[in-house]
RNA sequence: GAAGCGGGCCAGACCGUCGCUGGGGCGAGCGCCGAAAGGCGGCCCUGGAGGAAGGUCCGGACUGCACAGGGCAGCGUAGCGGGUAACGCCCGUCCACCGCGAGGUGCGGAUCAGAGCCACAGAGACGAGUCCGCGUUGCGGGCCGCGGCGAAGGCGCAAGCCGGAGUCACGGGCAGGCAAGGCGGGGUGAAACGCGGCAAUCUCUACGCGCAGCAACACCGAAUAGGCACGCACUGACCUGGCCCGGCGAGCGUGCGGGUGGGUGGCACCGAGCCGCGUCGGCAACGCGCGGCCCAGACGGAUGGCGGUCACACCGGCGCGUCGCAAGAUGCGAAGGUGCACAGAAUCCGGCCUACCGGCCCGCUUCACUU
RNA sequence: CUGCCCAUAGCUCAGCUGGAUAGAGCAACGGCCUUCUAAGCCGUAGGUCGCAGGUUCGACUCCUGCUGGGCAGGCCA
Numbered sequence: 001g002a003a004g005c006g007g008g009c010c011a012g013a014c015c016g017u018c019g020c021u022g023g024g025g026c027g028a029g030c031g032c033c034g035a036a037a038g039g040c041g042g043c044c045c046u047g048g049a050g051g052a053a054g055g056u057c058c059g060g061a062c063u064g065c066a067c068a069g070g071g072c073a074g075c076g077u078a079g080c081g082g083g084u085a086a087c088g089c090c091c092g093u094c095c096a097c098c099g100c101g102a103g104g105u106g107c108g109g110a111u112c113a114g115a116g117c118c119a120c121a122g123a124g125a126c127g128a129g130u131c132c133g134c135g136u137u138g139c140g141g142g143c144c145g146c147g148g149c150g151a152a153g154g155c156g157c158a159a160g161c162c163g164g165a166g167u168c169a170c171g172g173g174c175a176g177g178c179a180a181g182g183c184g185g186g187g188u189g190a191a192a193c194g195c196g197g198c199a200a201u202c203u204c205u206a207c208g209c210g211c212a213g214c215a216a217c218a219c220c221g222a223a224u225a226g227g228c229a230c231g232c233a234c235u236g237a238c239c240u241g242g243c244c245c246g247g248c249g250a251g252c253g254u255g256c257g258g259g260u261g262g263g264u265g266g267c268a269c270c271g272a273g274c275c276g277c278g279u280c281g282g283c284a285a286c287g288c289g290c291g292g293c294c295c296a297g298a299c300g301g302a303u304g305g306c307g308g309u310c311a312c313a314c315c316g317g318c319g320c321g322u323c324g325c326a327a328g329a330u331g332c333g334a335a336g337g338u339g340c341a342c343a344g345a346a347u348c349c350g351g352c353c354u355a356c357c358g359g360c361c362c363g364c365u366u367c368a369c370u371u
Numbered sequence: 372c373u374g375c376c377c378a379u380a381g382c383u384c385a386g387c388u389g390g391a392u393a394g395a396g397c398a399a400c401g402g403c404c405u406u407c408u409a410a411g412c413c414g415u416a417g418g419u420c421g422c423a424g425g426u427u428c429g430a431c432u433c434c435u436g437c438u439g440g441g442c443a444g445g446c447c448a
């Protein structure tokens, strides 16, 4: 210098001006809106988007239902150990895979409980079994060789000889068949008999989960046809949001019809809070201690518009420098212009995932060059 | 807020207990028929199975994450 890996951070700054929206203090009366509950209005001080506020994928807080009980079903998670309020998150580590490497990913319990699937190819796909090759054993035949007996026929006066159809037995050889069992070579395929492969197939094991969600829930105000039909119900309906038990104990469900669709709290938080520090514990995640701070909040849904200065990125008529005969290449400066991503809290937290112009910092790897 | 569903040819849909050529109807194009058109008959083309990863020998189908669209529930008596 080039190419990369891991981690952290920023997401324009300041001033003026016009607005929007919360909180606190003063003041304690008046006015306005409203049927009411309730809300608004004055002056001063002060706060006002994010790393993801997003997707709503997990986990909790909170609230109600027995402050939630037993069993079954269902759902989720999955090496091992730790962290945490909890988690499917985070950290460490083993193993596997990817990468030259820094590093990255998690495909990661069990197939000696059981079930299911394994297309095509292949002889054969988990049930069993033998396509090809080579040994072994057995069975029953064929051909050849050898031995015995030996028909027809021929020769001979005769004894006999020749002749060889066929038959019997034995051992040997050759080629092939069937059967049993052995070895392992070829070939197919992801997998070939091996306790095969697939549990992101059912299932088993271990662990976790009661259900619902701020439209939870509590209170206030207003309103009425508190009605009708059918069905269920003290032989226990409804609720405990699947079923059974247990609990509770009188109304409930569906349809039609009717009314209201207002307000306050929950809810803007002294908190799993934020920031900083440490001769602290721990490899780390994290914990502990000390110090400081109070930090958005609605339903009309706020957090914005305009102007100026500076900074950043890009373009840039033109000017200057270097190389070059030239065309041109390259560097610097600069009037001016353009741009500044993804995106916008909604009960609140901890995570994950996804989106994102551009820039900065730290550590590390590989390669090339110079000393 | 919660629960659930869908995306396959230009359009409407099958296929989704994994097996490889992804089908059907309509539409399009070409030919036949007709004086011409429609209808009819014959044939042809057309697909990133919404996107990206993963599991598997193999993925439209199973798992995960995105993108787009849709449905349902919730007041009082």
Base pairs, nucleotide, nucleotide: 001367002366003365004364005363006362007361008360009359010358012310013309014308015307016306017305018304020048021047022046023045024044025043026042030041031040032039033038050342054353055352057351058350059349060348061347062213063212064211065210069245070244071243072242074209075208076207077206078205079093080092081091082090083089094108095106096105097104098103109204110203114202115201116198117197118196126194131186132185133183134182136180137179138178139177142174143173144172147168148167149166153162154161155160217265218264219263220262227256228255229254230253231252232251239247240246258447259446273293274292275291276290277289278288280287281286312339313338314337315336318333319332320331321330322329323328372444373443374442375441376440377439378438381397382396383395384394390428399415400414401413402412403411421437422436423435424434425433
This is a predicted complex of two RNAs, RNase P RNA and transfer RNA, with 448 nucleotides together. It holds a member of the Rfam family "Bacterial RNase P class A". The family's RNA type in Rfam is ribozyme. From the family's description: Ribonuclease P (RNase P) is a ubiquitous endoribonuclease, found in archaea, bacteria and eukarya as well as chloroplasts and mitochondria. The coordinates come from a structure-prediction model, not an experiment, and the mean pLDDT is 75.